Overview:
Predicted 3D model of a 362-nucleotide RNA (Bacterial RNase P class A) from a Pseudomonadota bacterium. The prediction has a mean pLDDT of 76.
[in-house]
RNA sequence: GGAGAGAGCCAGGCAGUCGCUCGUUGACCUUGGUUACGGGAGGAAAGUCCGGACUCCGCAGGGCAGGGUGGCCGCUAACGGCGGCCCCGAGUGAUCGGGGGAAAGUGCCACAGAAAGGAGACGGCCCCGGGUUCCUGCAACCCGGGGAGAUCGGUGAAAAGGAGGGUCCGAUCCUCCGAGGAUGCCGGCGACGGCAUCCCGCGGUAAACCCCACCCGGAGCAAGACAAAAGAGAAGGCAGCGUGGCCCGCGCGUUCCUUCAGGUAUGUCGCUUGAGCCGACGGGGAACCGUCGGCCGAGAGGAAUGACUGCCACCCUCAGUGUCUGAGGGGACAGAAUCCGGCUUACCGGCUCUCUCCACCA
Numbered sequence: 001g002g003a004g005a006g007a008g009c010c011a012g013g014c015a016g017u018c019g020c021u022c023g024u025u026g027a028c029c030u031u032g033g034u035u036a037c038g039g040g041a042g043g044a045a046a047g048u049c050c051g052g053a054c055u056c057c058g059c060a061g062g063g064c065a066g067g068g069u070g071g072c073c074g075c076u077a078a079c080g081g082c083g084g085c086c087c088c089g090a091g092u093g094a095u096c097g098g099g100g101g102a103a104a105g106u107g108c109c110a111c112a113g114a115a116a117g118g119a120g121a122c123g124g125c126c127c128c129g130g131g132u133u134c135c136u137g138c139a140a141c142c143c144g145g146g147g148a149g150a151u152c153g154g155u156g157a158a159a160a161g162g163a164g165g166g167u168c169c170g171a172u173c174c175u176c177c178g179a180g181g182a183u184g185c186c187g188g189c190g191a192c193g194g195c196a197u198c199c200c201g202c203g204g205u206a207a208a209c210c211c212c213a214c215c216c217g218g219a220g221c222a223a224g225a226c227a228a229a230a231g232a233g234a235a236g237g238c239a240g241c242g243u244g245g246c247c248c249g250c251g252c253g254u255u256c257c258u259u260c261a262g263g264u265a266u267g268u269c270g271c272u273u274g275a276g277c278c279g280a281c282g283g284g285g286a287a288c289c290g291u292c293g294g295c296c297g298a299g300a301g302g303a304a305u306g307a308c309u310g311c312c313a314c315c316c317u318c319a320g321u322g323u324c325u326g327a328g329g330g331g332a333c334a335g336a337a338u339c340c341g342g343c344u345u346a347c348c349g350g351c352u353c354u355c356u357c358c359a360c361c362a
Stems, first nucleotide, its partner, number of pairs: 001358010012312007020040005026035004042333001046344002049342005054220004066216005071085005086099005100211002105209002107205003122153002125147009134137001161177005178202001180199008224269004233260005240252004276295008314330007
């Protein structure tokens, strides 16, 4: 210098003018305004895919069904997340991708291909007999009989592990190596690794059913709580009406008055101080945890967080040109809604650190 790998950060700045929203032991009028001061989107606020807090409902305990997770050990409130390690695969490498069981059973494997699994026999192959041709043979072709097996072909995402021997061709028939299983010993908390002996002739698929282990009650801030009109309802009361000759009593009780329950409209709370952020120190290899000190950084509710102008900075193009000027253009993805921890997806551009490979110079 070139090509890469990993981790992290930023997401324009300042000023002016006009607005929006929330707060205030502010001020004024007065219960809603004006004004002053202060706060006012993100790394993903997104998808709503996981996990939790919180709220209400349900619940003795156990099982079935259903759903989810899946190497091991840790971290955590919890997780399908994170850290470290193990195994397999990719890469020269930094590094990246994947993860229970296919040797319990069942199913499936399109197209192509002979055959897609209790594997198969299309062509080629080998042996024997007969025939035809001629260049008369240890030849080619045809017919019949027999022999095989994966040695060769082509197909496919995938076709019986590799090498040597053996045999007419062959057969795991024999040997060695590889993969796998069992047992024993050794190392490791463990996944697993190493060694020895014996066995085994050796497809894939579980985001197919299934098996094994572990986890899971349901609904969600439109959760839920408080206050509470109008209308309708219940109870009581005065007058009234009915019964009755009258009083008491009994029954009705529209309207009027009082009380009550219910909880709709509406208002308020939940509502942002929290598994919080920053710094120092300590523990741990890391994820993470602890102690101390400091800080308060949105809270709307048809839903605020905006618009314009100027200057500066950044990027691109063009021109002048000697490295700075001038003109034009550009700045993405996106928009809190109860709150957190993650994952995933989108994104103009810029910056920092560590590492790898190649080339060159000293």

Overview
It matches the Rfam family "Bacterial RNase P class A". About the family: Ribonuclease P (RNase P) is a ubiquitous endoribonuclease, found in archaea, bacteria and eukarya as well as chloroplasts and mitochondria. NCBI's taxonomy places the organism under Bacteria, Pseudomonadati, Pseudomonadota.